About this RNA:
Predicted 3D model of a 332-nucleotide RNA (Bacterial RNase P class A) from a pig gut metagenome. Its Rfam family is "Bacterial RNase P class A". From the family's description: Ribonuclease P (RNase P) is a ubiquitous endoribonuclease, found in archaea, bacteria and eukarya as well as chloroplasts and mitochondria. By type it is a ribozyme. The sequence is in RNAcentral, with records from MGnify.

Parts: sequence; structure tokens; C1' cells
RNA sequence: GUGACCAGACGAUCGCGGGCCCCCUGUGGGCAUGAGGAAAGUCCGAGCACCGCAGGGCAGGGUGCCGGCUAACGGCCGGUGGAGGCGACUCCAAGGAGAGUGCAACAGAAAGAAACCGCAGCGCGCGCUGCGUGCUGUAAGGAUGGAAAGGCGAGGUAAGAGCUCACCCACGGCCUGGCGACUUGUCCGUGCUGUAAACCCCACCCGGUGCAAGAUGGUAUGAGGACACAUGCGGCUGCCCGUCGCGUCCUCGCAAUCGCUUGAGCCUGCGCGGCAACGCCAGGCCUGGAUAGAUGAUCGUCCACGACAGAACUCGGCUUACGGUCACGCUC
Repeated sequence: GUGACCAGACGAUCGCGGGCCCCCUGUGGGCAUGAGGAAAGUCCGAGCACCGCAGGGCAGGGUGCCGGCUAACGGCCGGUGGAGGCGACUCCAAGGAGAGUGCAACAGAAAGAAACCGCAGCGCGCGCUGCGUGCUGUAAGGAUGGAAAGGCGAGGUAAGAGCUCACCCACGGCCUGGCGACUUGUCCGUGCUGUAAACCCCACCCGGUGCAAGAUGGUAUGAGGACACAUGCGGCUGCCCGUCGCGUCCUCGCAAUCGCUUGAGCCUGCGCGGCAACGCCAGGCCUGGAUAGAUGAUCGUCCACGACAGAACUCGGCUUACGGUCACGCUC
């Protein structure tokens, strides 16, 4: 540095939750079982439920190298390119600046475009080996800056300049290799400021609300509304008679039951395919489901003396918190 694993151990007693079984059916007895690697943050992606929705577009949000995996993802695996480290190794929102717009403080003459100093030519003036001044040429040198018109040397020139040449650098094309990102090259062309976690452009994706969702049958008590005042409804009773009782219905609220744990499930094989993520096959297993909310307490023995932390619809990730052990590797 990377990866994997553990989460005090064993025994006894008394309790608690849901499940199953038994009986003499009663606040009975018995059996096994009962938190995590993060149950956390609720940051992504789904299942499930209800609401919405002809189709298309705008707005808004997200993602952004390539290939693969996956139900899906902003996740994972393997690569490419870049960055950091002596190294093992780690990190990266990594499309577009040949569509447009904006911005680049200070410094500096100038920050998509350049003559302040300097160098040089010509003209004029003067106190004439020169100085001053006007016009012109010039990006080699100085100076500023994070960045100054590819770098460096030679030729060339009035002085200079990719103006020309060699070498180097960068970008684009072609060729080579690769599914691809990309890449090798004695080839050809070009020399283009930076900035998109600035607006923006391009490609792809996205309806909303969350189990206090929602469903079922009730409704003693409660709120609102509609229709009724007995040819109605309900019980005895399947029907008639009889008899007894009563306002009925809807919505909300309410408590109850369901949703609720068998599921993209877990374990095993040193099985098969794959570098891997992962997939396939075979066998085995059932492993919390409460609703004031269980998973605890005491005692004994032992050790290395035990960190972070407690499910509330369920999964897949990410992130954060945290004690210890082991393996392999790097450096001194």
C1' cells in the first nucleotide's frame, strides 16, 4: 500500500417478541428461533401502491472516455488517456473552445489580438564618428504576466521574420494494431491563447407522491351532507304469518385485519463459462416482522477485557462512523 475476515467465547438461571406443536382449554406446557457491517445518512437506482397521462414539443433536472455486467443506477468490473507518488499503488464530472456570447483581476505598449523600449532604412534640422525629430520596416532582444503569436540552431536580410532548412514539440489526416476509447510510424498538412463544476451546443435519460402508500370488512362513540317520519329496514327465520326492535344511506375521522416478509433470497460445490464484475447448473436451507414497539438481565469460568452502533415496506448501491486479526506487496 492492497485485499480478505471477525465483531468477546462457553455454561447456568430468570425474562421478552413472533412462529410451530401438545393437552386435562387455563393469563397452561414444550420446542427451536430472534439486529448490523454498517440496521446510520436518506444521496442515487428499483420493486410495490395510489394519483396523473392521446401524441409531439417547450421549460426544468440529471448523466457525459471505451467495452462489458446488472432488473436498474450517478453502481460495479476490465481497459484507454491524464494526474500524483522513490515505490507497492492511488486519484480523475475525462463530450464540444472549426456554432455563438461572455470573462481573463493586478502588472504590461498589447490578453484574438500587439510597436513601450530596442534594431534598421529614408527624409529634415543641428553645435554633424553623433544627437533630435517625422514616415516606414521589424516580433530577434528587453520589460509584464499563469499565459505574449511553436522551441532551438544555421542560412538569409538594411534590420528582421517558418522567409528557407535540419532537429524537436503540438494538432489534424493517412497508414499499422485494436470491437472500441486509443495507438506505432523514416509519410503528408498545419502552427490554432485559456476558460464550458461561465452562459451555451451536442448525445442519452427523467410524470408526481411514498407503507402515515394503499386494500378489506366494520363503526360503540365523533364531524359533515343527502333522503325520510313507515306500503321502510333489521332480529327470531330459508319463506309466509306473527312478534320484537330501529331512522336509513354516503363521505370524513376512528380503531381492527391485511399490506409484512419466500425474496432480482441465503448457503454449499474449490462444478461449468468469463481476466473480472457477473452468469449458468446441481444440491440444500427458511433465517426478525414488532405497533408503545421483543432481541435483555444476573451469576460462574476464561482471554487479547471487547470499537462504532439498535430493524419499523423490501431490495441493489454509494457515503459516513468504527475496534481488531490475517495474507500478499512497497519503502527505510